[in-house]
RNA sequence: CGAGUUGGCCAGGUAGUCGCUGAUUUUAAAUGAACGUUUAGUAUCAGAGGAAAGUCCGGGCUCCGACAGGGCAAGAUGCCAGGUAACGCCUGGGAGGUGUGAACCUACGGAAAGUGCCACAGAAAUGAUACCGCCUAUUUUAGAAUAGGUAAGGGUGAAAUGGUGCGGUAAGAGCGCACCGCGCUGUUGGUAACAACAGUGGCAGGGUAAACCCCAUCUGGAGCAAGACCAAAUAGAGGUUCAAUGGCGUGGCCCACGCUGAAUCUGGGUUGGUCGCUAGAAUGUAUUGGUGACAGUGCAUCAAGAUGAAUGACUAUCCAAGACAGAACCCGGCUUAUCGGCCAACUCAAAUU
Numbered sequence: 001c002g003a004g005u006u007g008g009c010c011a012g013g014u015a016g017u018c019g020c021u022g023a024u025u026u027u028a029a030a031u032g033a034a035c036g037u038u039u040a041g042u043a044u045c046a047g048a049g050g051a052a053a054g055u056c057c058g059g060g061c062u063c064c065g066a067c068a069g070g071g072c073a074a075g076a077u078g079c080c081a082g083g084u085a086a087c088g089c090c091u092g093g094g095a096g097g098u099g100u101g102a103a104c105c106u107a108c109g110g111a112a113a114g115u116g117c118c119a120c121a122g123a124a125a126u127g128a129u130a131c132c133g134c135c136u137a138u139u140u141u142a143g144a145a146u147a148g149g150u151a152a153g154g155g156u157g158a159a160a161u162g163g164u165g166c167g168g169u170a171a172g173a174g175c176g177c178a179c180c181g182c183g184c185u186g187u188u189g190g191u192a193a194c195a196a197c198a199g200u201g202g203c204a205g206g207g208u209a210a211a212c213c214c215c216a217u218c219u220g221g222a223g224c225a226a227g228a229c230c231a232a233a234u235a236g237a238g239g240u241u242c243a244a245u246g247g248c249g250u251g252g253c254c255c256a257c258g259c260u261g262a263a264u265c266u267g268g269g270u271u272g273g274u275c276g277c278u279a280g281a282a283u284g285u286a287u288u289g290g291u292g293a294c295a296g297u298g299c300a301u302c303a304a305g306a307u308g309a310a311u312g313a314c315u316a317u318c319c320a321a322g323a324c325a326g327a328a329c330c331c332g333g334c335u336u337a338u339c340g341g342c343c344a345a346c347u348c349a350a351a352u353u
Base pairs, nucleotide, nucleotide: 002348003347004346005345006344007343008342009341010340012318013317014316015315016314017313018312020047021046022045023044024043026041027040028039029038030037031036049324053335054334056333057332058331059330060329061223062222063221064220069255070254071253072252074219075218076217077216078215079093080092081091082090083089094108095106096105097104098103109214110213114212115211116208117207118206131154132153133150134149135148136147137146138145139144162180163179164178165177166176167175181203182201183200184199185198186197187196188195189194227275228274229273230272237266238265239264240263241262242261246260247259248258249257282301283300284299285298286297287296288295289294
């Protein structure tokens, strides 16, 4: 000086004028008085995100209820150990893989329980096969033909009877040997996944389970349009079906248990208001423990609650010249989109000293 990897922070700022929503305080008027309510004002404070997005996971909360009891089916997860309210998330480790490297990725249990699939090419894609070839014998003028042996060499393919080398053989082959690989056993280290070492066996029908399947673990349902309360209005309407051996009880089926009617069609009334609705598995900071995720303790703080849906407009100025983009019960994650800037650590290459 250049190229990268990983982690963290910001999300236009400042000043002024007018405007919107909520909370608190206060003024005036109306209601006989008080409480309260309504209308119109004053003042102070606060007012969209790192993803608010996707609705993908996990919960808090609410309701269903003699249940959330049992079983089947169905679905989800899938190396080990921790963290967490919990998870399919996060942290650390193991194995496999990519990269020179810092680092990154993994749908990572089982193929010796069974079934299925492996197109085309190729002789043959599994209790598989001999296309070219190699060797031996016989016949033949030669060429070639027949019989037997072979899978080391060549070809095809993603993958072809474990790999390399030596010996051996008519030519070959784990046929034998050495090393590697694979299976089994043992020892050592580790909580474990696993790793190393030693011994032993010629071991041989490969791959594929985000194919069916097997194994282990987990799962009640519906959801703030949940649910609770108040006010008001109407048609104490009508038809059909099954009825206790029936019907109903918040996914399907069965059992258990409970209740005694249920289902469906036509028509009518209401569509208003209040709560739920924001003090939390909360946030910030210091310290202790831990490799870390995180946990304990102390101190401090209260960051929007709309409901046809609030935060906008104008002026001036600064700058990094504003991308992706707007809460609707709340929280912990994951994934996706994204202009630009700042900070820290690490890696590689070149040059110079």
This is a predicted structure of a 353-nucleotide RNA (Bacterial RNase P class A) from a Legionellales bacterium. The organism belongs to Legionellales, within Bacteria.